RNA sequence: GCCGAUGUAGCUCAAUGGUAGAGCAACCGAUUUGUAAUCGGUAGGUUACGGGUUCAACUCCCGUCGUCGGCUCCA
Numbered sequence: 001g002c003c004g005a006u007g008u009a010g011c012u013c014a015a016u017g018g019u020a021g022a023g024c025a026a027c028c029g030a031u032u033u034g035u036a037a038u039c040g041g042u043a044g045g046u047u048a049c050g051g052g053u054u055c056a057a058c059u060c061c062c063g064u065c066g067u068c069g070g071c072u073c074c075a
Stems, first nucleotide, its partner, number of pairs: 001071007010024004018055001026042005048064005
């Protein structure tokens, strides 16, 4: 340099163009002598960034950036 995959909550991941969610973690409470476990609840989002299409975009299109993998070239 080329090709492909990927980027969503603190972490791991969902969401077929139509209300952005789950598990774990965090916090509060119940239970317990206490802790763990268990149960209930609360909070947590610039869906990498910019632009476009659309009544409506995590989703489609273009560009940029990051990460991973493959290929090629040079040393």
Molecule: transfer RNA
Organism: Thermoflexales bacterium